[in-house]
């Protein structure tokens, strides 16, 4: 950088350096010398991935334990063999909990709002405004290349 999938009306900031921009893009509207971007320190939020624990589920011809009749053995047994079933263990799937010295992310405004298409309503009707659905773009994560 590309592709796929998931999420995006919740949540969380202080200080130092810095010194004029920032909110992706366009328009709007905002933030900003009562200090923007960026960098650093500490703090916090969340729970995507990972970890741990619990529950459910089904699986194990190749794991362990318990376990009958028949059969083998025997004078008879112990024992051996060992199905169904039960338990353990393992990994699979699903769910829940936990913030974990783990990997990211995030900490103005819903992704700040709108953007494409369709539907509904109102009006001063090539349109404007309001509402709903949709998808484009973007952001973040995971996987693959």
């Nucleotide at each position: 950088g590309a592709u796929u999938c998931a999420u995006c009306c919740a949540g969380a900031g202080u200080g130092g350096c810095g010194g004029a921009g920032g909110g992706a893009c366009a328009g709007a509207c905002c933030c900003u010398g009562c200090g923007a971007a960026g960098c650093c320190a500490c703090a916090g939020c969340a729970a995507c991935c990972g970890g741990u624990u619990c529950c459910g589920u089904g699986c194990g011809a190749c794991c362990c334990c318990c376990g009958a009749a028949a059969g083998g053995u025997u004078g008879a047994a112990c024992c051996c063999c060992a199905a169904a079933g039960g338990g353990g263990c393992g990994g699979g799937c699903g769910g829940a909990a936990u913030g974990c010295a783990g990997g990211u992310g995030c900490u103005a405004a819903c992704u700040u709002c709108u953007g494409u298409u369709c539907c509904c309503g109102u009006c001063u009707u090539u349109g404007a405004c309001g509402g709903g659905a949709u998808g484009a773009a973007g952001a973040u994560g995971a996987a693959u290349c």
The RNA shown here (SAM riboswitch aptamer (S box leader)) has 145 nucleotides and comes from an Ignavibacteriota bacterium. It was read from a public genome assembly, where an Rfam model found it. Its Rfam family is "SAM riboswitch aptamer (S box leader)". Rfam describes the family as follows. The SAM riboswitch is found upstream of a number of genes which code for proteins involved in methionine or cysteine biosynthesis in Gram-positive bacteria.